[in-house]
RNA sequence: UCGAGCGGUACAGAGAAGCUUGCUUCUCUUGAGAGCGGCGGACGGGGGAGUCAUGCCUAUGACUCUGCCUAGUGGUGGGGGAUAACGUUCGGAAACGGACGCUAAUACCGCAUACGUCCUACGGGAGAAAGCGGGGGACCUUCGGGCCUCGCGCCAUUAUGUGAGCCUAAGGCGGAUUAACUACUUGGUGAGGUAAUGGGUCACCAAGGAUACUAUCCGUAACUGGUCUGAAAAGAUGAUCAAUCCCCCUGGAACUGACACACGGGCCAAACUCCUACGGGAGGCAGCAGUGCGGAAUAUUGCACGAUGGGCGAAAGCCUGAUCCCUCCAUGCCGCGUGUGUGAUUAACGUCUUCUGAUUGUGAAGCACUUUGGGUUGGAAGGAACGGUAAUAACUUAGUACGUUGCUACUUUGACGUUACCGACAGAAUAAGCACCGGCUAACUUCGUAGCCAACAGCCGCGGUAAUACGAAUGGUGCAAGCGUUAAUCAGAAUUACUGGUGCGUAAAGGGCGCUGACGUGGUUCAUUAAGUUGAAUGUGAAAUCCCCGGGCUCAGCCUGGGAAAUGCCAUCCAAAACUGCUGAGAUAGAGUACGGUAGAGGGUAGUGGAAUUUCCUGUGUAGCGGUGAAAUGCUUAGAUAUAGGAAGGAACACCAGUGGAGAAGGCGACUACCUGGACUGGUACUGACGCUGAGGUGCGAAAGCAUGGGGAGCAAACAGGAUUAGAUACCCUGGUAGUCCACACCGUAAACGAUGUCAACUAGCCGUUGGGAGUCUUGAACUCUUAGUGGCGCAGCUAAAGCAUUAAGUUGACCGCCUGGGGAGUACGGCCGCAAGGUUAAAUCUCAAAUGAAUUGACGGGGGUCCGCACCAUCGGUGGAGCAUGUGGUUUAAUUCGAAGCAACGUCGAAGACCCUUACCUGGCCCUUGACAUGCUGAGAACUUUCUAGAGAUUGAUUGGUGCCUUCGGGAGCUCAGACCCAGGUGCUGCAUGGCGGUCGUCAGCUUCGUGUCGUGAGAUGUUGGGUUAAGUCCGGUAACGAGCGCAACCCUUGUCCUUAGUUGCCAGCACCUAAUGGUGGGAACUCUAAGGAGACUGCCGGCGACAAACCGGAGGAAGGUGGGGAAGACGUCAAGUCAUCAUGGCCCUUACGGCCAGGGCUACACCCGUGCUACAAUGGUCGCUACAAAGGGUCACCAAGCCGCGAGGUGGAGCUAUUCCCAUAAAACCGAUCGUAGUCCGGAUGGCAGUCUGCAACUCGACCGCGUGAAGUCGGAAUCGCUAGUAAUCGUGAAUCAGAAUGUCACGGUGAAUACGUUCCCGGGCCUUCACACACCGCCCGUCACCCCAUGGGAGUGGGUUGCACCAG
Repeated sequence: UCGAGCGGUACAGAGAAGCUUGCUUCUCUUGAGAGCGGCGGACGGGGGAGUCAUGCCUAUGACUCUGCCUAGUGGUGGGGGAUAACGUUCGGAAACGGACGCUAAUACCGCAUACGUCCUACGGGAGAAAGCGGGGGACCUUCGGGCCUCGCGCCAUUAUGUGAGCCUAAGGCGGAUUAACUACUUGGUGAGGUAAUGGGUCACCAAGGAUACUAUCCGUAACUGGUCUGAAAAGAUGAUCAAUCCCCCUGGAACUGACACACGGGCCAAACUCCUACGGGAGGCAGCAGUGCGGAAUAUUGCACGAUGGGCGAAAGCCUGAUCCCUCCAUGCCGCGUGUGUGAUUAACGUCUUCUGAUUGUGAAGCACUUUGGGUUGGAAGGAACGGUAAUAACUUAGUACGUUGCUACUUUGACGUUACCGACAGAAUAAGCACCGGCUAACUUCGUAGCCAACAGCCGCGGUAAUACGAAUGGUGCAAGCGUUAAUCAGAAUUACUGGUGCGUAAAGGGCGCUGACGUGGUUCAUUAAGUUGAAUGUGAAAUCCCCGGGCUCAGCCUGGGAAAUGCCAUCCAAAACUGCUGAGAUAGAGUACGGUAGAGGGUAGUGGAAUUUCCUGUGUAGCGGUGAAAUGCUUAGAUAUAGGAAGGAACACCAGUGGAGAAGGCGACUACCUGGACUGGUACUGACGCUGAGGUGCGAAAGCAUGGGGAGCAAACAGGAUUAGAUACCCUGGUAGUCCACACCGUAAACGAUGUCAACUAGCCGUUGGGAGUCUUGAACUCUUAGUGGCGCAGCUAAAGCAUUAAGUUGACCGCCUGGGGAGUACGGCCGCAAGGUUAAAUCUCAAAUGAAUUGACGGGGGUCCGCACCAUCGGUGGAGCAUGUGGUUUAAUUCGAAGCAACGUCGAAGACCCUUACCUGGCCCUUGACAUGCUGAGAACUUUCUAGAGAUUGAUUGGUGCCUUCGGGAGCUCAGACCCAGGUGCUGCAUGGCGGUCGUCAGCUUCGUGUCGUGAGAUGUUGGGUUAAGUCCGGUAACGAGCGCAACCCUUGUCCUUAGUUGCCAGCACCUAAUGGUGGGAACUCUAAGGAGACUGCCGGCGACAAACCGGAGGAAGGUGGGGAAGACGUCAAGUCAUCAUGGCCCUUACGGCCAGGGCUACACCCGUGCUACAAUGGUCGCUACAAAGGGUCACCAAGCCGCGAGGUGGAGCUAUUCCCAUAAAACCGAUCGUAGUCCGGAUGGCAGUCUGCAACUCGACCGCGUGAAGUCGGAAUCGCUAGUAAUCGUGAAUCAGAAUGUCACGGUGAAUACGUUCCCGGGCCUUCACACACCGCCCGUCACCCCAUGGGAGUGGGUUGCACCAG
């Protein structure tokens, strides 16, 4: 679910009967639920635990079953006994169960029949069924029906179809740190079992079977169509949809049935939950909703069977969380909207700003329109086909019954649903966010009491006071109802490379080397075959998806029709025969054998030899030897070292000896003998592809090490001692044991390297060398050719480059090994090997953004080569010791203003000059606040000035005189005062935001200079390197470079010689004059000089040397000779060198003060350290006296003469001079004399006393000078260090700038006037070439340890728990 399989009831309704009038019985109608029976619960629904194959997928196969459905054949006869429900009764808390009694069937069981079916010993044997419903003319009837007919059902059987079972082959995950697995295991015979094959199961027999083409084991996993990505190959994946498999609380075995070992069936066991009267029972959401838990996270306890589909039924119909719909979620995809047009005073706000403007921005507002979505209201499809009733036609039939089918008419069925869709109404109303803006990558500015903090970050990276990178804002860019983050996959990534490594000498990567079984691969000719191969055809590759062409929703997403495709290790079949393979037959070029010859440290065994070291013995001999940078330990008077002779013992083999030889590599070196491997060469004969490679296997394999036994001279880990050193468990020295040597046995590794696997073929050459062979002649230590080695150079080619280059790292083939960022790590664990040491195989957690190769340019080195410099050396004189001067540090202070800091800050500083000023600092005054100074505006006033008051002064309060200049008469210019505002002002910060300027390397010879060319993939190189030479990148010559630029040199100034011109203020030879004397005067223009212009010097000449060059050396002449001397002049750049305090300037900061003014103080302090100087320490001197000779400067707010006064500083005086005219202004050392006599002095002059002079407003803090007297340290200076190469050092004085005054400083000037330079070993600095792990460039880089924290993983005295083995105890 079926009453159209069966018995039949409760309740309800109607009627009747009985009577104890409210009960019982009977008849009829309706018949739920339950029961017997049939069919279905094996479909549909959910999930992916298990399963690497009993599964999946693709293609086959033969030894099977199949309900319902379809087609066919033949049947459907006649009997029987039960049972549930029900009734009575008993047990139990319940679930439920027991006994007795009644009854039916399409339930059950026999009998009959058997076309076909099954079994068979071929004789035969076995096995079925069920009825129910509709209608009905004749006939019969017990009146129920029989009978006829239609439909459904049933039985037997055949076939199709559908569905299912089984077998075979290929395919699809990881791990070998899983290499050995298997006893029903593999097969046979027989049996039982199944629907059916089969060790699926059993008995017996045999000993097999599977595996390196990965068995077994472990881990993980449902598989596929497909999906995502990708150009593809492929990689990842297996949601939705579809096919298959498996599962339905866990495990197991079954029943029923066509199908199950069964999600919503049963049994047993376990776990869990629930009920219980404790005896016993019940359950299985990985069905739909829903709940809890978990989690970052995933929906309604909805509607309907209206459609599609399923089950049952004859049907109506019933059932269906399948399904169709609805709800929730921006989870995805698609579509739409959030308005449109116009609109510039380019409004306002905002932001930026160069302060003019720009931008937001036609954006808004305003004006004119529109109405999708949303709201209100009205209309309105399609999804509906069936079904029912009636009429009618055909079929069926005896029949106009019934039934079936067709057609017609009427009628019924919508969950969604307030549906889609179409109108009407109102109104811009009501609807935009998110991320980003340094590069990749589209889009930029400002601000920040933010400054390596806070933060950002996919990678690179950003942030340390001017952040386009943080945070905010303005603006912009991108996407948009979404945007961004996180997680995951593929791609890019040729970064695991099949396609597809231009991989492996140096970047990661060739096994240490040989031999060999498997595998792979293989020279030549002919024939066969058709496995590979190629082509054609057929089948299959489910549908959906993807793609193409159409169609339907207004479009699209979506849905849908057709086609194509499905790239296949697929299947079947046909064809071809080139290539590969199989098979057969040959040949000789590969490979090999035989024969002749050659070279060799090839290997093994035995023996022999000399030199040397050491030890021992003996002699000679005497005090050291030995060793080192220097020493010491050590040996030695007990006689060493040295030397001579002798002896012993072990190890190694000088010269020959050579990028020479032989060997697979490791490795091999005196000589002789024996045994033995390989190679090369010559020609002849033979075999006939026998070859190559080689995971695994096996053998060899330096040194060190290990084991046993020997041996032990030298050397020598460990060890000891001595040195070195901060230390020195090292380097150096003295000793010294294992070991090194031999035999036998292990180990099995090295930078075992050519950092280059083996074999074969091909591809220009030249020059050596070793071993053979051939030829030629001139017969040689000859030449030519050819082979096998071994080297150098080089073309093509290759390579990231450097390089390789017939001995390839070139072009190819065959095979093997190996690599995939650095570290961790060739480590841990496991396996194997080993006596051990250890070897071999070989990860991960974690961590970094790099590690690496080759080349380039710089810089650097206690690397190399070469060159130069007062760099060293040689000489002279200093500093460092003393006193003083001056500057810095430090300290102090109210302040001691600031800067400069190795050279390249510190007497060469800013500062060429601080008593006030300067002055920036401090104290005080509060004295000022548009200001001391600038510009603009308004108002007033000439400007300015006299005198006085208070005060330290700034300032304050009075007061006198004065009304100006220009004018087109409008006004203008300058100055002063007052007011308001733009602003002034700052020696405040940042020189690491800057300009400018100067410093330094360095007057070094260079320059990451340029053009063109050439070379290199490129950075870059070349030029500019190399040979000479120079002061020089100076020049020559060479040269893939040729030229040019900035530097060098020269041009400029000065000095040295001469000439010309000129001749005052300078000069005076000659001629005169004057004077005591004088260029004083006339005159002169010769000389000096002045200042203009010229000449001169150029390696020009000669000799040598050299490449006949450039040049160098010497010489002549010349005033000067090889840039004559000096100066100015400073390339590209370096030092984040210096300066914001000269000046300028960005940013920040102060604005009644960090600005301005005034007085006083300070910059001058003083325990001390340092730099630079002056004066000395004396006799080459001091003092005194006398006598000489300069240059270059300066001077009118100046220099100042003569004269006079003063011891003197100076005063007075006022001539002269705007200067070759006058003045400063006498130069000093020197010379000639005198004196001092080696002393703290007749040296030295500090310090402090008194008296003065000058400047200045002022000399106290705080000036210079003068006179008198005072008379300190100091007797030549430790370590260390500076300058100088000729008119230089040294020494002597003179002047100037600054300046009122104030130099021992600075800048100039002249006088006197040396010594030394062999030279480049060393120190310092620099130039060129070369080398490097540095590039912030050696003040670099970098290694180890310790301390603190964090992460990961171990060990650990132990401690707690679990499991297991053994033993014991108790039960």
Predicted 3D model of a 1371-nucleotide RNA (small-subunit ribosomal RNA) from a bacterium. Its mean pLDDT, the model's own confidence on a scale to 100, is 80. Its Rfam family is "Bacterial small subunit ribosomal RNA". The RNAcentral record of the sequence draws on ENA and SILVA.